Model confidence (mean pLDDT): 82 of 100. Predicted 3D model of a 103-nucleotide RNA (Glycine riboswitch aptamer) from Candidatus Promineofilum glycogenicum. It matches the Rfam family "Glycine riboswitch aptamer". Gene Ontology term of the family: glycine biosynthetic process. Lineage of the source: Bacteria > Chloroflexota > Ardenticatenia > Promineifilaceae (SeqCode) > Promineifilum (SeqCode).
RNA sequence: CACGGCCGCCCGGGAGAGCACUCCCCACGGAGUCGCCGAAGGGGCAAGCGAACGAGAAGACUCGUUUGGGAAUCUCUCAGGCACAAGGGACCGAGCGGCCGGG
Numbered sequence: 001c002a003c004g005g006c007c008g009c010c011c012g013g014g015a016g017a018g019c020a021c022u023c024c025c026c027a028c029g030g031a032g033u034c035g036c037c038g039a040a041g042g043g044g045c046a047a048g049c050g051a052a053c054g055a056g057a058a059g060a061c062u063c064g065u066u067u068g069g070g071a072a073u074c075u076c077u078c079a080g081g082c083a084c085a086a087g088g089g090a091c092c093g094a095g096c097g098g099c100c101g102g103g
Stems, first nucleotide, its partner, number of pairs: 003101007011093003018034001020033005035082003041078001042076003049068008
């Protein structure tokens, strides 16, 4: 000097699913009923790896059972959401700041 990683702030992008039915004066609001969505959050788990036990092998080790840990944009649909708008939104990008890494 440039690059990369992590965190924070801020700006931009950002999907899906009933304009469902009934009632409440109307209603895009509230309650109920059924049907749906998955990308706030939350739940679940595969191999590998670790441990114990058992079996086989001259041995190196191998196989099996149990158990511990164990990911997601997978899965569940608790929460949340399902006209437009608003809001939220995993994730991606720009900027600013901090910490760190290596050359």